[in-house]
Molecule: transfer RNA
Organism: bacterium
RNA sequence: GCGGGUGUAGCUCAGGGGGAGAGCGAAGGGUUGUGGUCCCUUAGGUCGCGGGUUCAAAUCCCGUCACUCGCCCCA
Numbered sequence: 001g002c003g004g005g006u007g008u009a010g011c012u013c014a015g016g017g018g019g020a021g022a023g024c025g026a027a028g029g030g031u032u033g034u035g036g037u038c039c040c041u042u043a044g045g046u047c048g049c050g051g052g053u054u055c056a057a058a059u060c061c062c063g064u065c066a067c068u069c070g071c072c073c074c075a
Stems, first nucleotide, its partner, number of pairs: 001071007010024004018055001026042005048064005
């Protein structure tokens, strides 16, 4: 340099045009003599970034950034 994959909550990930979600974790409460387990509630998100299409974009298109894999060239 060329091609592919990934990017969504603190962590691991799902979702792939019309409510942004799960598990774990966090906070509060219940249970218990205390803790753990278990149960309930709550908070937490620029869906990497910019632009476009659309009535409507996390999702489709273009560009770009980061990480990663493969290939080519040089050493």